The RNA shown here (transfer RNA) has 77 nucleotides and comes from a Candidatus Firestoneibacteriota bacterium.

RNA sequence: GCGCCCAUAGAUCAACUGGAUAGAUCGUUUGACUACGAAUCAAAAGGCUGGAGGUUCAACUCCUCCUGGGCGCACCA
Numbered sequence: 001g002c003g004c005c006c007a008u009a010g011a012u013c014a015a016c017u018g019g020a021u022a023g024a025u026c027g028u029u030u031g032a033c034u035a036c037g038a039a040u041c042a043a044a045a046g047g048c049u050g051g052a053g054g055u056u057c058a059a060c061u062c063c064u065c066c067u068g069g070g071c072g073c074a075c076c077a
Stems, first nucleotide, its partner, number of pairs: 001073007010026004019057001028044005050066005
């Protein structure tokens, strides 16, 4: 340099292949329970879906560019 893949909550992952309000588990916080904790139960907070454009009535999903990461190939006279 070329090609392919990935990026969604603090972490790990979903979202039926375009459909309306983006969810789950763990973690965190609060409450219940307990002599105190742990465990358990209930609730809450936490997201510009990596960034910018585009297509569409509608985009996490499709297209283009950029950023970061991974893999392969090439170059390295």
Its Rfam family is "tRNA". Rfam describes the family as follows. Transfer RNA (tRNA) molecules are approximately 80 nucleotides in length. The family's RNA type in Rfam is transfer RNA.